[in-house]
A computed fold for a 481-nucleotide part of an RNA from an uncultured bacterium, annotated as small-subunit ribosomal RNA, 3' major domain. RNAcentral holds the full RNA, with entries from ENA and SILVA. Its Rfam family is "Bacterial small subunit ribosomal RNA". Gene Ontology terms of the family: structural constituent of ribosome and ribosome. Its mean pLDDT, the model's own confidence on a scale to 100, is 82.
Context: one part of a larger RNA
RNA sequence: UGACGGGGACCCGCACAAGCGGUGGAGUAUGUGGCUUAAUUCGAUGCAACGCGAAGAACCUUACCUGGGCUUGACAUGCACUGUGUCUACGGUGAAAGCCGUAUAGUGUAGCAAUACACGCUUUGCACAGGUGCUGCAUGGCUGUCGUCAGCUCGUGUCGUGAGAUGUUGGGUUAAGUCCCGCAACGAGCGCAACCCCUGUGAUUUGUUGCCACCGGAGAAAUCCGAGCACUCGAAUCAGACUGCCCAGAUCAACUGGGAGGAAGGUGGGGAUGACGUCAAGUCAGUAUGGCCCUUACGCCCAGGGCUGCACACGUACUACAAUGCCCAGCACAAUGUGAGCCGAAACCGCGAGGUGGAGGAAAUCGCUUAAAACUGGGCUCAGUUCAGAUUGCAGGCUGCAACUCGCCUGCAUGAAGUUGGAAUCGCUAGUAAUGGCGCAUCAGCUACGGCGCCGUGAAUACGUUCCCGGGUCUUGUACA
Numbered sequence: 001u002g003a004c005g006g007g008g009a010c011c012c013g014c015a016c017a018a019g020c021g022g023u024g025g026a027g028u029a030u031g032u033g034g035c036u037u038a039a040u041u042c043g044a045u046g047c048a049a050c051g052c053g054a055a056g057a058a059c060c061u062u063a064c065c066u067g068g069g070c071u072u073g074a075c076a077u078g079c080a081c082u083g084u085g086u087c088u089a090c091g092g093u094g095a096a097a098g099c100c101g102u103a104u105a106g107u108g109u110a111g112c113a114a115u116a117c118a119c120g121c122u123u124u125g126c127a128c129a130g131g132u133g134c135u136g137c138a139u140g141g142c143u144g145u146c147g148u149c150a151g152c153u154c155g156u157g158u159c160g161u162g163a164g165a166u167g168u169u170g171g172g173u174u175a176a177g178u179c180c181c182g183c184a185a186c187g188a189g190c191g192c193a194a195c196c197c198c199u200g201u202g203a204u205u206u207g208u209u210g211c212c213a214c215c216g217g218a219g220a221a222a223u224c225c226g227a228g229c230a231c232u233c234g235a236a237u238c239a240g241a242c243u244g245c246c247c248a249g250a251u252c253a254a255c256u257g258g259g260a261g262g263a264a265g266g267u268g269g270g271g272a273u274g275a276c277g278u279c280a281a282g283u284c285a286g287u288a289u290g291g292c293c294c295u296u297a298c299g300c301c302c303a304g305g306g307c308u309g310c311a312c313a314c315g316u317a318c319u320a321c322a323a324u325g326c327c328c329a330g331c332a333c334a335a336u337g338u339g340a341g342c343c344g345a346a347a348c349c350g351c352g353a354g355g356u357g358g359a360g361g362a363a364a365u366c367g368c369u370u371a372a373a374a375c376u377g378g379g380c381u382c383a384g385u386u387c388a389g390a391u392u393g394c395a396g397g398c399u400g401c402a403a404c405u406c407g408c409c410u411g412c413a414u415g416a417a418g419u420u421g422g423a424a425u426c427g428c429u430a431g432u433a434a435u436g437g438c439g440c441a442u443c444a445g446c447u448a449c450g451g452c453g454c455c456g457u458g459a460a461u462a463c464g465u466u467c468c469c470g471g472g473u474c475u476u477g478u479a480c481a
Stems, first nucleotide, its partner, number of pairs: 001481002003478003007475007015465002019428005026319008034310002042053002064305007073128001077127004083121003088103006107118004130294002133292003139288001141283003144279001146277001151190006157166003170181003196271004201239007210229002215226004242265001245259005321421001325380006337368003342361002347356003387418001392413007434457007
């Protein structure tokens, strides 16, 4: 100087408390451990691994296993050599890959031609290719984490023999090393804040594919046509919030409490943004890369299997256990997005999944697209039930060469556990939690109940900082560095 303390002081955080909803019990989905296996590919392992890499494992993917094959190789460049002129077709064997065989044609330039060169393909040979093989404790890059915590440093000066100190401590204040005052310090840098994006209010401009108040026409209406750009909305510019104004407190300070006006008030809400560093944290399997290792194999191709295996254990979710509910009928209101090998309307067929159909749409024009919860009416009356839906049987649909291992969906039948969950434990402070549906990426299809977004309905509680956890500042002790 740090680190540590079941030392002290102060402060903060959904850290506790106050509340709301869960997890832990059940069934299923999914990941992991373990076990099993020819293989169940590999990595991730307290927080910070475990719906993680994987924004899609039937084949492919695929790295694993079994079997069948190839050896300058599936891919790149170069040299030498053989045959040849691009293309292909057919046959045999075979699970395919591969192997064997047959047939066929005649690139460009120069030249009358022979032929030469160039560019391809091919044979053989050589350099080499190739490796998801090892080492993340040899590395780059990227990432997680403490933590969006308020810290981390430097120059000059001063003090100290020196390590170092001072500044950065002290008194206030703040979300903040934010600002003010003081001070042997005076300044500065990386962080904080602001500048950026979205959202909340208004103005101006613009007016189609958006809008429909007024006017004319049509129609039962929605709306359409004309006319129009007022409104909604779209997108560009600007305004607006700065403790600016008032009161009180405070050191006539920073600031704090209250108020006015205002769409918004003291960082308005949200996002992007992550200092010096820590964990030899993670990743050689995204790519790059040193070293080591393999080279008729640890490389490459193919078929089938496996990654989905199941006495069990754990994590994360979904669905429930019901009456604030379930079922039936009626009926209202969105936003984000996305569409060409695509979205697919009307109409028709089917109980349904779906099928036929093909209008329109490279889309503010057409489609996906009827939002659902809510609301209205009726039934059920506390039961393992008109709750719950696992499991199983049968019959179908869709994608795809192909759904046996191992896809999703529909109908009928079946109707398991489950009656609110021990110890323990998680999230959340407002348009949040809870709850309802919708969209997208990946994608032929899908194991999505996952992930990322969107809109609807919409709470309760915070006395407070004693305690638990994490963090910051000062101080103190130390046999630790």